Overview
The RNA shown here (transfer RNA) has 71 nucleotides and comes from an uncultured Bacillota bacterium. Rfam family: tRNA. Rfam links the family to the GO term triplet codon-amino acid adaptor activity. The family's RNA type in Rfam is transfer RNA.
Order: sequence, then structure tokens, then C1' cells
RNA sequence: GCGGGUGUAGUUUAAUGGUAGAACAAGAGCCUUCCAAGCUUUUAGCGUGAGUUCGAUUCUCAUCACCCGCU
Repeated sequence: GCGGGUGUAGUUUAAUGGUAGAACAAGAGCCUUCCAAGCUUUUAGCGUGAGUUCGAUUCUCAUCACCCGCU
């Protein structure tokens, strides 16, 4: 330099055009003599920018980060 792949919550992940879910973690409460465990609840997310569409995490283009391959 060229080609390919992956980007979703603090972490691991699901959702393939129509209100973005779950687990763990964190905060609060209940329970318990206390702790742990358990139960309830809250917070928090589609890498960035454009385009297509009535509507985009999803399709297209560019770009950024990481990974792989070729030279």
C1' cells in the first nucleotide's frame, strides 16, 4: 500500500427495516441479630458523519479504532 472481518450499558452478549432485550456489575429497598445468599426496583447503551426510506442497530458510502491475511 491492497483486501477482509468486528464495533450495541462498566463487562459479556441478543435483536436482519417498525418502541433495543438479557446476564453479571453498580445504587436503593425488603429479608436476616449481623454478613453472605435470595427477592424487588433504579441507573446506564446501537463507534462517528452523511445518504436511501414514512421509518435505520439493521441497507449504502465515507471515516475512526481494533484484529486477520497478502505484498